[in-house]
Context: one part of a larger RNA
RNA sequence: GACGCGCGUUGCGAAGAUGUUGACGAAAUGGAGUCCAUUGACCCGUCUUGAAACACGGACCAAGGAGUCUAACAUGUGUGCGAGUGCUCCGGUGGCAAACCGCUGCGCGUAAUGAAGGUAAAGGUACGCCUUUGGCGGCCGAGGUGGGAACCCGAAAGGGUGCACCAUCGACCGGUCUUUGGCUCAUGGGCCUCGGGCUGCGUCUGAGCAUACCUGUUGGGACCCGAAAGAUGGUGAACUAUGCCUGAGUAGGGCGAAGCCAGGGGAAACCCUGGUGGAGGCUCGAAGCGAUUGUGACGUGCAAAUCCAUCGUCAAACUUGGGUAUAGGGGCGAAAGACUAAUCGAACCAUCUAGUAGCUGGUUCCCUCCGAAAUUUCCCUUAGGAUAGCUGCAACUGUAUCCAGUUUUAUCCGGUAAAGCGAAUGAUUAGAGGACUCUGGGUUGAAACGAUUUGGACCUAUUCUCAAACUUUAAAUGGGUAAGACGGGUGGCCUUGCUUCAAUGAAGGCCGCUCGCGAAUGGUAGUUGUUAGUGGGCCAUAGUAGGUAAGCUACUACGGCGAUGCGGGAUGAACCGAACGUGGUGUUAAAGCGCCGGACUAUCCGCUCAUCAGAUCCCACAAAAGGUGUUGGUUCAUUUAGACAGCAGGACGGUGGCCAUGGAAGUCGGAAUCCGCUAAGGAGUGUGUAACAACUCACCUGCCGAAUGAAUUAGCCCUGAAAAUGGAUGGCGCUGUAGCGGAUGGCUUAUACACCACCAACGGGCUAAGAUGGACGGCCCGUUGCGUAGGAGGGCGUGGUGCUCGCGGAGAAGGCUUGGGCGUGAGCCCGGCUCGAGCGGGCGCUAGUGCAGAUCUUGGU
Numbered sequence: 001g002a003c004g005c006g007c008g009u010u011g012c013g014a015a016g017a018u019g020u021u022g023a024c025g026a027a028a029u030g031g032a033g034u035c036c037a038u039u040g041a042c043c044c045g046u047c048u049u050g051a052a053a054c055a056c057g058g059a060c061c062a063a064g065g066a067g068u069c070u071a072a073c074a075u076g077u078g079u080g081c082g083a084g085u086g087c088u089c090c091g092g093u094g095g096c097a098a099a100c101c102g103c104u105g106c107g108c109g110u111a112a113u114g115a116a117g118g119u120a121a122a123g124g125u126a127c128g129c130c131u132u133u134g135g136c137g138g139c140c141g142a143g144g145u146g147g148g149a150a151c152c153c154g155a156a157a158g159g160g161u162g163c164a165c166c167a168u169c170g171a172c173c174g175g176u177c178u179u180u181g182g183c184u185c186a187u188g189g190g191c192c193u194c195g196g197g198c199u200g201c202g203u204c205u206g207a208g209c210a211u212a213c214c215u216g217u218u219g220g221g222a223c224c225c226g227a228a229a230g231a232u233g234g235u236g237a238a239c240u241a242u243g244c245c246u247g248a249g250u251a252g253g254g255c256g257a258a259g260c261c262a263g264g265g266g267a268a269a270c271c272c273u274g275g276u277g278g279a280g281g282c283u284c285g286a287a288g289c290g291a292u293u294g295u296g297a298c299g300u301g302c303a304a305a306u307c308c309a310u311c312g313u314c315a316a317a318c319u320u321g322g323g324u325a326u327a328g329g330g331g332c333g334a335a336a337g338a339c340u341a342a343u344c345g346a347a348c349c350a351u352c353u354a355g356u357a358g359c360u361g362g363u364u365c366c367c368u369c370c371g372a373a374a375u376u377u378c379c380c381u382u383a384g385g386a387u388a389g390c391u392g393c394a395a396c397u398g399u400a401u402c403c404a405g406u407u408u409u410a411u412c413c414g415g416u417a418a419a420g421c422g423a424a425u426g427a428u429u430a431g432a433g434g435a436c437u438c439u440g441g442g443u444u445g446a447a448a449c450g451a452u453u454u455g456g457a458c459c460u461a462u463u464c465u466c467a468a469a470c471u472u473u474a475a476a477u478g479g480g481u482a483a484g485a486c487g488g489g490u491g492g493c494c495u496u497g498c499u500u501c502a503a504u505g506a507a508g509g510c511c512g513c514u515c516g517c518g519a520a521u522g523g524u525a526g527u528u529g530u531u532a533g534u535g536g537g538c539c540a541u542a543g544u545a546g547g548u549a550a551g552c553u554a555c556u557a558c559g560g561c562g563a564u565g566c567g568g569g570a571u572g573a574a575c576c577g578a579a580c581g582u583g584g585u586g587u588u589a590a591a592g593c594g595c596c597g598g599a600c601u602a603u604c605c606g607c608u609c610a611u612c613a614g615a616u617c618c619c620a621c622a623a624a625a626g627g628u629g630u631u632g633g634u635u636c637a638u639u640u641a642g643a644c645a646g647c648a649g650g651a652c653g654g655u656g657g658c659c660a661u662g663g664a665a666g667u668c669g670g671a672a673u674c675c676g677c678u679a680a681g682g683a684g685u686g687u688g689u690a691a692c693a694a695c696u697c698a699c700c701u702g703c704c705g706a707a708u709g710a711a712u713u714a715g716c717c718c719u720g721a722a723a724a725u726g727g728a729u730g731g732c733g734c735u736g737u738a739g740c741g742g743a744u745g746g747c748u749u750a751u752a753c754a755c756c757a758c759c760a761a762c763g764g765g766c767u768a769a770g771a772u773g774g775a776c777g778g779c780c781c782g783u784u785g786c787g788u789a790g791g792a793g794g795g796c797g798u799g800g801u802g803c804u805c806g807c808g809g810a811g812a813a814g815g816c817u818u819g820g821g822c823g824u825g826a827g828c829c830c831g832g833c834u835c836g837a838g839c840g841g842g843c844g845c846u847a848g849u850g851c852a853g854a855u856c857u858u859g860g861u
Stems, first nucleotide, its partner, number of pairs: 043058004059861006067363001069220006076213006084108003090102004112119002123140003127137004143169005150161004171203002173200006181192005223362002226359001230352006241326009252284003255280001259276007288313003293309002296307002328344001330340002365795006375388001377386003389534002392530006402523003406520002408483006418473001419471002425467003430462001432460003437457008487515010498505001537561003541557006566577003581758007591748003594732003600745001602744006614734001625719003629716010646703005652676003658670002682697001686695002759785009796850001798847010814834004819830004
């Protein structure tokens, strides 16, 4: 360890377990594939604040493919020896490259400190001796205090001894400064000595050395692939550039130089005409050489520069064969950085070389636990590092004199919000009243600091409005401290350069005695070692700075996203709710409940009609200004002494007022605007006339019989309101609402909350006493469960090898598999078919050990 038996506990079982038997049966309830429908659901990897991205890599498959080895150092752990430790230059034995044994030396350690000369790690003593401020010997001897595991005494309380380690006070050694006393050379030093300050990677009875492994750092190609460059040595002028040598080649026309000939003219010089002649970096043009245009054809071509047409030149600085010369920071160049073998702003080949890259890309199995940073300081630093911070891991001490992103109590700190300006400072509006004072203007006056009048300053009591660099006042939030034994009280002793006439006081220290825990809540806490990643951030809110503003640029705080899913906001990094193991049941949050859509076309009260209605944080806009749309409010008026509106009557006289005018009689215009009679009637509100006239209004009255007018305010609605594909309260649609405002019930559902079961991690408790076995175990309880970079732990799989145990022609490995099973998973086992010779389990060691990506490599499709 397996199996069996007994006992105990637990689980399942009359809603019938388990077992046995039967029925059905190669098909169904199991497995696989395909199609249809419903719901959720964007493509992986990557850099990034942010990717489904109109950012990049990616057609598919197979095989290959990236943190390795070594040296040194550091922490940790294991092992051996231990004040030492480590064999291997050499020597010895030997079965002679192994293995074993040994000495010296050497490395590290056992002593530090100082730049160095150098010096160099308790002390005490009533003792003895001596060469007596001292030396030698003998004896004693490794400090005090607080905390401390543990041990001892004790029935307990308590007491004693107190390791490591921590804190603190001492002593000693070295360096350095100062200083007491003595000796000595005698500027100034040297030696010994009593002290003090500063200082050292020191001492106070050692802890190291070697080795193995993990992790980290550095040097090495250093995780893999990748430059542009640099250097050394060579190869090229078969292409092409240029020179030289030697060869070859270049229709047919045109123009017609010099010279010459003939005729004519002329005194002559010479001229004219007609020929002849055949010059020319002349001309047209074929071959040749070239290459302007068609921006033609072709453009996986005939061709890594071609084809056709067109075009340039064509006896020369012409074309061309062969030979030869010039070579890479070099050549050659009628010069274009052109050409130098399809390569040229420095050829090609090999090597240094796996050059370097702070840059890009890639970097391979699983599960579990924890889990960031985009900030500080420095850097020729800003695409990067170091440093601190944040993280993981390991270990030690250890349960109270302990801890706290909390509250309470007590007590301090503050000058922001608010408030204030009939408080200070500063700014600032308006009137009112002013004896004096200053000042401008006016009147009177000859003038007067005479009188008077009017402005301003000023004064007094008020009034209006403000302040980042104003403030009496003054929050909220916030910060510090305290809430006791390390304390309080008291007695004795000691120290002091302070204090006092004074060991008098004050402060501090030591040793005793005494007082018994002095808010709540929650919780184990403290210490050490080592260490990855990060060091591009972004958003909301609050507060600032810049800016017209910005999905803008900065600063600060808090919370988030980054690294994070879930419910809601139709959609969505960041908003609202709420953070996540796997299932089940119940209840909620935010948000919702006409239909899409789970849940009341719920109830009650108002408002709103839109020929552009409206409809839920962030949020996907609308303003000033208007409305006799409608609904409320406020103020002021009118009104039974009868208003407002409506109908009706009156609306007169002086007077045709005065001026002006061509005219002006209420009414072109100017100034003025009285009186009478009245119930009332303007020297006139409009129409009108050339001017009158006429009508009308104000005003008064009659009829009527109760409210009316104006201003202002704010709810909804309307105007204001124009854009390019057709379009969005999410859609449909909705009108006593499915809109807006208010109120009240009910209901819906998240991975939230509650409960149950299971898994894992962490913590706690119990557990062998009496046969065997044994704890890396068993049983029970509680809490927790997100996660990128990153860390740690435990596993799976591959090749080789040691030991051990097995399988295999009665069929190993491999392959296929609509079959079965185990595991959270990486994966593993079994069955069937195929196949034909080797293969596996366990315990170790070892490594060229796991692929989807790298415009990866090779092959295939």
A computed fold for an 861-nucleotide part of an RNA from Cafeteria paulosalfera, annotated as large-subunit ribosomal RNA, domain II. The coordinates come from a structure-prediction model, not an experiment, and the mean pLDDT is 80. It matches the Rfam family "Eukaryotic large subunit ribosomal RNA". Rfam links the family to the GO terms ribosome and structural constituent of ribosome. Its Rfam clan is "LSU clan". Rfam 15.1 lists 107,465 matches to the family in 2,616 species. A reference for the family is Cannone et al. (2002), "The comparative RNA web (CRW) site: an online database of comparative sequence and structure information for ribosomal, intron, and other RNAs", BMC Bioinformatics.